[in-house]
Context: one part of a larger RNA
Molecule: small-subunit ribosomal RNA, central domain
Organism: uncultured bacterium
RNA sequence: CUGGGCGUAAAGGGCGCGUAGGCGGUUAGUUACGUCUGCCGUGAAAUCCUGGGGCUCAACCUGGGAAUGGCGGUGGAAACGGGCGGACUAGAGUAUGGGAGAGGGUGAUGGAAUUCCAGUUUUAGCGGUGAAAUGCGUAGAGAUCUGGAGGAACAUCAGUGGCGAAGGCGGUCACCUGGCCCAAUACUGACGCUGAGGCGCGAAAGCGUGGGGAGCAAACAGGAUUAGAUACCCUGGUAGUCCACGCCCUAAACGACCGUAUACUAGAUGUUUGGUGCCUUAGGUGCUGAGCGUCGUAGCUAACGUGAUAAGUAUCCCGCCUGGGAAGUACGGCCGCAAGGUUAAAACUC
Repeated sequence: CUGGGCGUAAAGGGCGCGUAGGCGGUUAGUUACGUCUGCCGUGAAAUCCUGGGGCUCAACCUGGGAAUGGCGGUGGAAACGGGCGGACUAGAGUAUGGGAGAGGGUGAUGGAAUUCCAGUUUUAGCGGUGAAAUGCGUAGAGAUCUGGAGGAACAUCAGUGGCGAAGGCGGUCACCUGGCCCAAUACUGACGCUGAGGCGCGAAAGCGUGGGGAGCAAACAGGAUUAGAUACCCUGGUAGUCCACGCCCUAAACGACCGUAUACUAGAUGUUUGGUGCCUUAGGUGCUGAGCGUCGUAGCUAACGUGAUAAGUAUCCCGCCUGGGAAGUACGGCCGCAAGGUUAAAACUC
């Protein structure tokens, strides 16, 4: 430099924004950087290749040609790519009017339940298990009713449902705020796609400081079980789980999907949410968008399967793989308070 690949065999970055770079819609002109072409110069010799000659052949020697993947100069071509200025509206965006939603942040607030505290009524059990025991209870437990405290989570609605880039998001109300979709017009005029570095977000666990602590519950203690039982079961129980601020930056971060964007390629059907027509209102039915699913044709696939939500047909850009182990380890760098993260080998071995 190049090939083949990345759902399950090795392989899509956890997700987004975006810098450089790469790539880029329609149209007429211009330029001549890329591109194409003619000519000139140069590309030393030897070597290599080729067809001749010379040592009896060969190695070897020799003279000719070719080659020297080019470079420079000069004359031309203008389709394509690039540059320049002009025009366009199909990409992209803006405005106006509507729509759905657990999208995000802050504050306020509600009821059910558990636990605890105080009190009423009542008396000997309660609790727990496969069976028990530890545990709680005559200092009155449990059950019952009344009042109070406090924390966390929001039954039903609930969906095969919705929203979000991903992680994720679920009581109610208010305020602040992001995105998406639809209809009809108007406007800007390629403003686009991707994206190495970079920046931001990023479940749970964990860390720092300060709060909070009802339930649950690593660790821990006790009771069982067992040959043993550092477990599974039971009774307790601390970090933690919750809040604020600051870190950590990982995951079966998965649709193992399958990176992003765009275009095209049979259908059938469920559902969410818009617009619109018809029928007689409730409702039914048709057309047309945007999403989320199920099945399936062609095609693709090693098969399983996938199949307009592609793993089909194509284009652009990025990431990644290259036998198993050693190893996502060592060393070094960077990041971190630490835990550790990230980048990332080799010897050796099969």